[in-house]
């Protein structure tokens, strides 16, 4: 130069004019509002999806089991998590740099494994091999061969009537012991001829986590009506899924029938974010100094006009946060792999 891998940052920009919300001061006022000021603030990387974790805020003073739900290699990181980050095993792509999938238990136990096929697990004998027999057929075999996703480990050698871990070397399986490593493994060695396929996002088992219901959660003011008739009731009955025990509490619930839906708070200063050291492989974690950066309420931040470019995609907060997952134009920085080619 080219082609690629990893990681980050950004998300059209710059200016006039007229417009909309919020905060903060001042002023006016009919107290509902309204003006005017500020080197004041105003929509994402995903705000999406509701798929997870949580902060919160009621039940509530709220305790135990059972069930039911999650997760599933190991260390570590968070407030936590099913997430992040490092590592090990199994299998895969790519020349590399990377990069994908997977993961407690099948020897507690129950269940599947269609069809073909002699047999599919307390699992074989179709076809060939041998030996007896005239023949029929008996007996001996699981090496060879077919089926089939899988068929009594696997490769050679001996041995045999033919053969078969029948014996023997290696591999592989299982047990025990050393050494490394926190540890998941990993290596080496001895010892044993070997018990036996797969399936647990089937059922189960084992480890460990686990109230509920949610901002239309909850507080508060204000205003406005009308209650009436049943049913159980202390040996009862209610109290945020489901049963049990426990506590606590005195009503608890069905039917008709009326009022109300306004207005403030929850509502944005936070497990915030920037920046420097130190620590760590890293994720991250400290300690220092600095910053305030949206709070609408049928739902604000838009119109227009000129230039400049990389000609702009997916896409719009509604209670916050951390995540993960899906859609996405382009432009930039930095590190690492390869191919030529020059020196």
């Nucleotide at each position: 130069c080219g082609a690629g891998c990893c990681a980050g940052u950004u998300a059209g920009g710059c200016a006039g004019c007229c417009g909309c919300u919020c905060u903060a001061u001042c002023a006016u006022c009919u107290c509902g509002a309204u003006g005017a000021u500020a080197c004041g603030g105003g929509a994402g990387g995903a705000a999406a999806g509701u798929c997870c974790g949580g902060g919160c805020u009621c039940c509530a003073c709220a305790g135990g089991g059972u069930g039911g739900a999650g997760u599933g290699c190991c260390a570590g990181g968070u407030a936590a998590u099913g997430c992040c980050u490092g590592g090990a095993c199994a299998g895969g792509c790519g020349c590399a740099a990377g990069c994908c999938u997977u993961u407690g238990g099948a020897a507690a136990g129950u269940g599947c494994c269609a069809c073909a096929g002699a047999a599919a697990a307390c699992a074989a004998a179709c076809c060939g091999c041998c030996g007896c027999g005239c023949a029929a057929g008996c007996g001996g075999u699981a090496a060879g061969g077919g089926u089939g996703a899988a068929a009594a480990g696997g490769u050679g050698c001996g041995g045999u009537a033919a053969g078969a871990g029948c014996g023997c070397a290696c591999c592989g399986c299982g047990u025990c012991g050393c050494u490394g490593g926190u540890a998941a493994c990993a290596g080496c060695g001895a010892c044993g001829g070997c018990a036996c396929g797969g399936u647990a996002a089937a059922c189960c088992c084992c480890a460990c986590u686990u109230g509920g219901a949610g901002c239309a959660a909850g507080a508060c003011c204000a205003a406005a009506c009308a209650g009436a008739a049943c049913u159980c009731g202390a040996u009862a009955g209610u109290g945020u899924g489901a049963c049990c025990c426990g506590c606590a509490c005195u009503g608890a619930g069905u039917u008709c029938g009326g009022g109300u839906a306004g207005g403030u708070c929850g509502c944005u200063u936070g497990a915030g974010g920037u920046g420097u050291u130190u620590g760590g492989u890293g994720a991250c974690a400290a300690a220092c100094a600095u910053c305030c950066c949206a709070g609408a309420c049928a739902a604000a931040u838009g119109g227009u006009u000129g230039c400049c470019c990389a000609c702009g995609a997916c896409a719009g907060a509604a209670c916050c946060c951390g995540g993960c997952u899906u859609a996405u134009c382009g432009a930039c920085u930095g590190g690492c792999u390869c191919c030529c080619c020059u020196u």